About this RNA:
RNAcentral holds the sequence, with entries from ENA. A computed fold for a 74-nucleotide RNA from a Microcaldota archaeon, annotated as transfer RNA. The organism belongs to Microcaldota, within Archaea.

């Protein structure tokens, strides 16, 4: 210097060939339960889909550049 793979909630990830409102476990919060804590159970609350620009009636998802972190190659 060159290729590859990946970045989606705090953390771990899922999201099929672009269309229904962006999800899951775990974890945070309130609540029921208990002498009290844990566990269970019930609701909730959290997102710029790394970051710009294009395509398209529509993009997490396609296309280019940028940035980060892993992997090989010379």
């Nucleotide at each position: 210097g060159c290729c590859c793979c990946a970045g989606u909630a705090g953390c771990u990830c899922a999201g099929c060939u672009g269309g229904u409102u962006a999800g899951a476990g775990c974890g945070c919060c309130u609540g029921u339960u208990u002498c009290g804590u844990a566990a269970a159970c019930a609701g909730g609350a959290g997102g710029u889909c790394a970051g710009g620009a294009g395509u398209u009636c529509a993009a997490a998802a396609c296309u280019c550049c940028u940035c980060u972190g892993g992997g090989g190659c010379u």